[in-house]
Context: one part of a larger RNA
RNA sequence: CCAGCUGGUGAAUGGCUCGGCUCGAGAGCCGACGACGGACGUGCCAAGCUGCGAAAAGCUCGUGGGACCCGCAUGGAGGGAAAGAACACGAGAUCUCCGAAUCGGAAUCCGUACUACAAUUGCCACGCGCAAUAGGGAACCCCCUGAAUUGAAACAUCUCAGUAAGGGGAGGAAAAGAACGCAACCGCGAUGUCGUCAGUAACCGCGAGUGAACGCGACACAGCCCAAACCGAAGGUCUUCGGACCAAUGUGGUGUUCGGGUUGACAACCAAAUCUCGACAGCUCAUCUGAAGUCUCCUGGAACGGAGCGUGAAACAGGGUGACAACCCCGUAAGAUGAGCCAGUACAGAUGGCGUCAAAUCCAGAGUAGCAGGGGUCGGAUAUCCUCUGUGAACGCUCCAGGCAUCCCCUGGAAAGGCUAAACACUCCUCGAGACCGAUAGCGAACAAGUAGCGUGAGCGAACGCUGAAAAGCACCCCGAGAAGGGCGGUGCAAUAGGGCCUGAAAUCAGUUGGCG
Numbered sequence: 001c002c003a004g005c006u007g008g009u010g011a012a013u014g015g016c017u018c019g020g021c022u023c024g025a026g027a028g029c030c031g032a033c034g035a036c037g038g039a040c041g042u043g044c045c046a047a048g049c050u051g052c053g054a055a056a057a058g059c060u061c062g063u064g065g066g067a068c069c070c071g072c073a074u075g076g077a078g079g080g081a082a083a084g085a086a087c088a089c090g091a092g093a094u095c096u097c098c099g100a101a102u103c104g105g106a107a108u109c110c111g112u113a114c115u116a117c118a119a120u121u122g123c124c125a126c127g128c129g130c131a132a133u134a135g136g137g138a139a140c141c142c143c144c145u146g147a148a149u150u151g152a153a154a155c156a157u158c159u160c161a162g163u164a165a166g167g168g169g170a171g172g173a174a175a176a177g178a179a180c181g182c183a184a185c186c187g188c189g190a191u192g193u194c195g196u197c198a199g200u201a202a203c204c205g206c207g208a209g210u211g212a213a214c215g216c217g218a219c220a221c222a223g224c225c226c227a228a229a230c231c232g233a234a235g236g237u238c239u240u241c242g243g244a245c246c247a248a249u250g251u252g253g254u255g256u257u258c259g260g261g262u263u264g265a266c267a268a269c270c271a272a273a274u275c276u277c278g279a280c281a282g283c284u285c286a287u288c289u290g291a292a293g294u295c296u297c298c299u300g301g302a303a304c305g306g307a308g309c310g311u312g313a314a315a316c317a318g319g320g321u322g323a324c325a326a327c328c329c330c331g332u333a334a335g336a337u338g339a340g341c342c343a344g345u346a347c348a349g350a351u352g353g354c355g356u357c358a359a360a361u362c363c364a365g366a367g368u369a370g371c372a373g374g375g376g377u378c379g380g381a382u383a384u385c386c387u388c389u390g391u392g393a394a395c396g397c398u399c400c401a402g403g404c405a406u407c408c409c410c411u412g413g414a415a416a417g418g419c420u421a422a423a424c425a426c427u428c429c430u431c432g433a434g435a436c437c438g439a440u441a442g443c444g445a446a447c448a449a450g451u452a453g454c455g456u457g458a459g460c461g462a463a464c465g466c467u468g469a470a471a472a473g474c475a476c477c478c479c480g481a482g483a484a485g486g487g488c489g490g491u492g493c494a495a496u497a498g499g500g501c502c503u504g505a506a507a508u509c510a511g512u513u514g515g516c517g
Base pairs, nucleotide, nucleotide: 001515002514003513004512005511006510007509008508014502015466016465019437020436021434022433023432024431025430026429027427028426029136030135037098038097039096040053041052042051044076045075048072049071059092060091061090062089063088064087068080069079070078103111104110105109112116119133120132121131122130123129140171141169142168143167144166145165151158155205181188182187192219193218194217195216196215202210203209223419224418225417226365230253231252234251235246236245237244238243259363260362261361262359263358264357265356266355273351274350275349276348282341283340284339285338286337287336288335289334293309294325295308296307297306298305310327311326312316318330319329320328370391371390372389373388374387375386376385398414399413400412401411402410453460454459473501477487478486479485
C1' cells in the first nucleotide's frame, strides 16, 4: 500500500403511517344577547398543548350509554361511580381582561359615576323607551378606483389588462331576469351556465395582437307587483285596552299589456296574488340491532400458517388481535329510533274573481327618447354600451327597433318604476374515494409549527416519525471518582430489539488476518 474479517461511527435503503395532496358529494355565515382573534388565569404535584373561565380539564337537565373513570400523559398520592360515573348528542347556567369595544382614558390596566347604547340612524309616549348599524369571514360574487414589467424582436396608438393592487358592499351563493328582445318574410318567446357556432363576423401603427352574437344541442324552468285612469277613509302601526300616532302632499280598493279604467248587457265557481295549515319519500348526523369454528393434529414465543373436519352470507368492504382470520373482536349487508335538511316547499283550505260583447272616452313612468360636440369603453365596424356639456320630442291615429343616413310599406316590441326560486362560482368546514405522496416525498408544518430562531419593522422561517406481542424498560453483585461507561446476572423468540432502541448500505475509524514491499 492492497484485500478480507471483527467491531465502531454514520445514516442511506426496505417495510410501516394518528399526516398531507387531489377529486367528488354535502354544508355554508358569525357579531352590541359583545363575534373573529388574543392576554391572563384555571389541575393535589403542572413547563407545553388541549379544554375551560374566579361556578375556571369544569356546573345543571334530558336522551343514549354502561362498568369503569379522574385529557395528551403509561408516575406518586388521593378520590368518583349501580342513588348509574366516564363517554356521545341536545338544551341551559357560568363565561376575568383586551378586542367593532361602545361611560372617560390607557401597550390587555386605571379613573369617575351609582351603574354610562359612545357615535350614527328609524320610531317616539321625548324616558336611549323600543329598535337598527358597526366588526370579522378561505375563496367565490357585485360596484368604484386602477398600474407597470412584458409583447410589438426599438417605441408612442396598441398589448399586458379592466389584469395585479387599493377601496366599498352583499350572501350562502352573488349577479342577471320576464323584451321599447331576436329573427327574416319562416319563426322564436325572461335570465343564467355548459358544449358548439369560432379563432368565424368584426376591430387593429390592418403591425403585434384582440375577438363576439344569432342559431343549434344540453342543465334548469315561474312568473309577478307598482305609478296612473276610477272609487275616496272603507286603511295601517303601537297600546297600560283608556287611547295615542300615521294618513286628502291620499291609508286602502281597483289595475298593470292575451292593456287597463268608465258605462251598459251577459256569463258563472274559474287564474295570479296574499294568508292559514302543512307533509311523504330521500339524504345527513347521533344511537342501537346485526349471521356463522375460536373443533383436532403439526411447526412456532405466539396460529391468523400447514393438514383434517365443519358453518354463515341481503354480511368474502375494511381494521384490530402475539405471523396471512368471512365465522375471535370492532365492523360490514340489511334494518330500527330520534334530530336536522329538503321546506314553511308540495298537497289542502280561506280571501280573491282572471272571462264574453258593445259604446264612448279617460290612463299608461320627461330634462326622458332623440340630436350635436367631447371623453371613456367595446369585436361593435358610419352600425356596442356608458358618461359630460349643450339642445330637446311625441302621447297609443303615438313611440322604439330591425348594424350607414333619409322616405314609404312590412315585421317585432312598449323605454324612461320595482321584485323574482331553480339550473352555474368557491371551499374556512364535514364525509367519502384515489393506476396520488410515503418522512430530503407529501401542506412550510405526520413531532412543542407559523413553533424554535432571525429582523427596528413590514416580514422571513426551519429541523426532529418507528424498542418489544407485552415494559416483562435489566433486581442483586463487581470494576470505576461516578447519576459516565462497562462486566456478571436476569427478562425476552430475539438485547448486534437496551430508552434518538425495526432494517442498518456507503464514505470513514480502530483492531486483527493474509498478500506485496